[in-house]
RNAcentral holds the full RNA, with entries from SILVA. The part of an RNA shown here (small-subunit ribosomal RNA, 5' domain) has 477 nucleotides and comes from Geum urbanum. The coordinates come from a structure-prediction model, not an experiment, and the mean pLDDT is 82.

Context: one part of a larger RNA
This record gives sequence, C1' cells and structure tokens, in this order.
RNA sequence: GGAUGAACACUGGCGGCAUGAUUUACACAUGCAAGUCAGACGGGAAGUGGUGUUUCCAGUGGCGGACAAGUGAGUAAUGCAUAAGAACUUGCCUUUGAGAGGGGAACAACAGCUAUAAAUGGCUACUAAUACCUCGUAGGCUGAGGAGAAAAAGGAGGAAUCCACUCGAGGAGGGGCUCGCGUCUGAUUAUCUAAUUGGUGAGAAAAUAGCUUACCAAGGCGAUGAUCAGUAGCUAGUCCGAGAGGAUGAUCAACCACAUUGGGACUAAGACACGGCCCAGACUCCUAGGGGAGGCAGCAAUGGGGAAUUUUCCGCAAUGGGUGAAAGCUUGACGGAGCAAUGCCGCGUGGAGGUAGAAGACCUAUGGGUUGUUAACUUCUUUUUCUGGAGAAAAAACAAUGGCGAUAUUUGGGGAAUAAGCAUCGCCUAACUUUGUGCCAGCAGCCGCGGUAAUACAAAGGAUGCAAGCGUUAUCU
Repeated sequence: GGAUGAACACUGGCGGCAUGAUUUACACAUGCAAGUCAGACGGGAAGUGGUGUUUCCAGUGGCGGACAAGUGAGUAAUGCAUAAGAACUUGCCUUUGAGAGGGGAACAACAGCUAUAAAUGGCUACUAAUACCUCGUAGGCUGAGGAGAAAAAGGAGGAAUCCACUCGAGGAGGGGCUCGCGUCUGAUUAUCUAAUUGGUGAGAAAAUAGCUUACCAAGGCGAUGAUCAGUAGCUAGUCCGAGAGGAUGAUCAACCACAUUGGGACUAAGACACGGCCCAGACUCCUAGGGGAGGCAGCAAUGGGGAAUUUUCCGCAAUGGGUGAAAGCUUGACGGAGCAAUGCCGCGUGGAGGUAGAAGACCUAUGGGUUGUUAACUUCUUUUUCUGGAGAAAAAACAAUGGCGAUAUUUGGGGAAUAAGCAUCGCCUAACUUUGUGCCAGCAGCCGCGGUAAUACAAAGGAUGCAAGCGUUAUCU
C1' cells in the first nucleotide's frame, strides 16, 4: 500500500446492488416452518329439498414427511479433491413386452358399556375399500426330470377413452461399494496390532469384503514417520503478491457430518430419520403425587455471554417442491418489504458575475500581509435530493391471475431552497506561525518531544489529505 462477515470515537443527504451471531453445538416463552387426495373407502355433520346436487369433517387407505431449510460439534481419513474400477440397488420420470380370472376372512371409524386428574385407553358387537389373505395363470429361480416356491385393484365417463395397478426387459438421473495419487503440526510420541494379516468352509448382506463365525497358518503396519498427542469440516473459491508463494474457507455452489447427550432398531425404493418411534442420562414444565409432556444448529422473537450482528413484517403474484385427473390446497423454500454508512458503486450539498480587495479574526518589520471571490450583493438553473398535484405500466400463445405498490418511471409547479465532516501539519509524509505551559501538564507507529524564545504538548489563525465519510484498534498479505 491492499484487504475484512469487522468493532470503537466523531460526523452523517439520497439511490442501486450486496452483506449482517465470527463469541455459548448455551437455555429457549409465543406464533408459524409438511402436507395433500372424497375421481381408493365406509361413515358423520351442515345446507338444499319436487328432482338433481353442493360443502365440510374425524377415521381406514395412498403418495410425500430421506427433499427443501439449518449448523460445523465431531472427523487428519468410513471425509474431501482428482483419476479409475466391479460384485450392486433405484420410488417418481422415460422406452418397451405381457397381464389384470375366481374366492375369502378381518380391523378402524360409528354404536353400547367402562378406567383415568391428564396424557391415554380397555371390553363387546357391526362394516367398506386401490387395506389384508388365498386359488389359478406368466416371466424369473432351483432341478437331469418330477416337483417345489411364486403377481395383481380398481376409479372416472353416455361412450370413445383417460387415470391408476401387477410381472418382466432396457434408458436416464440418483445412491451404496473398491482402489491409485494428493490432503496441518509435534520424535521432548518409536514401535504398534490379536479379528490383528492371510487361507478354507459356512452365515449374513442389495452387493464385494474378517462384515460375522468354526478351523488352519503367523502374519500385517512402521524413520518414504506407523502408533500416540494437538489442531481442523474438505473443495470450487476468496485476500495479498509481478510471480514464486503466503494466508484463508463468511455470503454463493458441490460433497461430508450432526440434530438436547449416549445407544437401538422399526417402516420404506431410500433413514438407523432436525419438526418419527423405543430405552437410558442431564435439564425444563404439568400433576388430583398414581403418572405424564418437551427438544429453534427451521423463520422471527427472548434471556445469557460478548467489542459485536436485524422485524415476534407481507405474499404464495413469480421460480421451485409436495399432493391431486384437475380446479386447487400447501410451502418462514422462495419472492419481497423493514432495520444497520457493514461494504462496493453512483449522485448531490449549486452555476456565473462580484474589490471600497468590506467588516471581523490572525500575523506584522506598523508600511502592510493573509483569510479572500470567500461573503454580502446582482443574476441564472431546479439536473440531483426534498415537498405538493396529475397521470400511470409489465407476465406463460390467448382469457384470467401482482405480494412488492399508489413503488419504479414520466409530467406540471414552486423556491438556492433540504444537505460537510474527520484526521493530520518535527522527520519518514503532503501541509507553519503566534499564544499558553515550563521534564509539569501532556504527546508518541519509529527516532524521540517537553527543564522560559516548543513548527513535536494545549488553544487559535492558516495549511494539507480524504470526503458522506474519516481516524483508531484487531487480523492477513
């Protein structure tokens, strides 16, 4: 000099675009953040009532709650980055082949009885389905053969047909696994290892494999740094630098890990699951003391610690997700607004004329000089900003649909009107004099300055630099 997710002092007009808990992965009041389908199903309620029909709802059932959103605690390699690989899986999407015949038994809801403070239940009886079971049939599997095991479901429509379902074969995209190379510091950490290293058989798994197990062998890693300890999410990137390289990993994007702490599985195409389940621990809350409820590292908000980080806002109009045949519904993702000079960029705080070089102030050699065309004054402009009035958009082929928003923009009117500070002036380093003080008060990045003529302290006048900022502190280069 450059840089920052910065903070602090003083000051502060506007706009655009970004950014905003770096500290306690501390604790969290309250609200919302994951629903949807009546064109799968039986019911209940409201409404209408001549017929026809409509709306809403708890429950069964389906799909989705494994995405999106958050955080960086752990992790030095079950990670990441890059380059390869073979023994796998894949809901929805897409291409394609075949099928969709017959039968049965339940369980919710509802009803009755009943336990409990609550949370939540218990018993009896009834019932539907795209829920469940079964026979037949297909591909596929095993087998020489026989034989064994083994699918399905309907809904809408007047109909054509549409949607959905079952079993196969591919595709795309996704996921699991293996491996080469690279990936911080310490030797004042030198040995480490017993499923440990390999083999055979078996089991398990979607799949390979000591993944597990029985037996056998005694191996395997290591000064090219094993093991141990410390620190740390990794990367594309970001900052500095001519480069080599150093530092860093906020925002945005990919991957990984985590969801109060520890453990476990269930369901599912997919989880060992942030707003699911079970157990244990800590903490908080309710209780009729018998027992229960909870998890903001989602968006806001609160307390706390801290130098320090925002609104308990608007909307699903756009983009995207879920669901549905669709209309739609839902979405603190997202789109926006609010707050903050936190940053970057842009604009403005007026232009021209104006010397008796005015008054005042400061300096002075007392002649004058400087402030200084600065001001006053005259005249012009209204671009920018502010105030008032009028008008007023956009999208997906068409129709309809706008949160932002009476916003951007445009036009008319008026009046210089609404708008400048901060730091520095001994040298480095651009910019100097006077007064006060007298090793005092103080300054200071370094050298140092101050003890009676201080360009270094304090004030004034003047000057210099940057400018809605400026200086200091912290950190990197």